RNA sequence: GUUUAUCUUCAGGGGCAGGGUGCAACUCCCGACCGGCGGUAAUAGGCCGCGACCUACAGUGAUGUAGUUGAACUGGUGUGAUUCCAGUGCCGACAGUAUAGUCUGGAUAAAGAAGAUAGGG
Numbered sequence: 001g002u003u004u005a006u007c008u009u010c011a012g013g014g015g016c017a018g019g020g021u022g023c024a025a026c027u028c029c030c031g032a033c034c035g036g037c038g039g040u041a042a043u044a045g046g047c048c049g050c051g052a053c054c055u056a057c058a059g060u061g062a063u064g065u066a067g068u069u070g071a072a073c074u075g076g077u078g079u080g081a082u083u084c085c086a087g088u089g090c091c092g093a094c095a096g097u098a099u100a101g102u103c104u105g106g107a108u109a110a111a112g113a114a115g116a117u118a119g120g121g
Base pairs, nucleotide, nucleotide: 002120003119004118005117006116007115008114009113010112018030019029020028032102033101034092035091036050037049038048039047045090054067055066056065057064058063072088073087074086075085076084094105095104096103
């Protein structure tokens, strides 16, 4: 260094300033702000995959299996970038409530990152 088991820690997030309408809106309108994890010839909310959410089935349950799951172009640099730089756009589960990516709630965690111990080759 590799692999298996057990355990520990971390991760589990961020975000409507200001203004308008209205009895009432962080939900509407103008505008503002935010971006989980791994991969990649080079740094990604949008490329590929995973997780979360949701649905179905099985189970007393923990949980398992299957499915579903949003959105980008143009120019530039370069050996190489849908990832960088410039410009202009786009997307964001469910429930509640004046219509919500940003408020409140189910809510705990998961993907994953780092490390310790023991064993195997």

This is a predicted structure of a 121-nucleotide RNA (FMN riboswitch aptamer (RFN element)) from Liquorilactobacillus ghanensis DSM 18630.